[in-house]
RNA sequence: CACUCAUCCCGAGGGGCAGAGGGACACGGCCCGGUGAAGCCCCGGCAACCACCGCAGGCGUGCGCGCCGCGGCAGGUGCCAAAUCCGUCCCGCGAGCGAGCGGGAGAGAUGAGGA
Numbered sequence: 001c002a003c004u005c006a007u008c009c010c011g012a013g014g015g016g017c018a019g020a021g022g023g024a025c026a027c028g029g030c031c032c033g034g035u036g037a038a039g040c041c042c043c044g045g046c047a048a049c050c051a052c053c054g055c056a057g058g059c060g061u062g063c064g065c066g067c068c069g070c071g072g073c074a075g076g077u078g079c080c081a082a083a084u085c086c087g088u089c090c091c092g093c094g095a096g097c098g099a100g101c102g103g104g105a106g107a108g109a110u111g112a113g114g115a
Stems, first nucleotide, its partner, number of pairs: 001114001003113006013043005021032003026088004044080003048077003052072004057068004084107001089104005
């Protein structure tokens, strides 16, 4: 960083500095915020991916192991209000329209790989 794949309905707190915004973008909503937002720091936690360890599990095996699944751990990232807060685009249900519901796409975030 224009790429590829996976995940995103669960989960996760305190303190200090700071001082008015924040919830990705645009728009429409709806929320959070001087009972202290964003940002930075300290401690703590969660467990998506990578790493490491394990399994009387499944598949394969050239018998060294490999892949999948499950569990552990918390080393590397990441994350710790609300589903990625909801919607906008497409499809379906909804007598038609609509409210609403379900599915998908797009965009975004994170990880691993790649450049």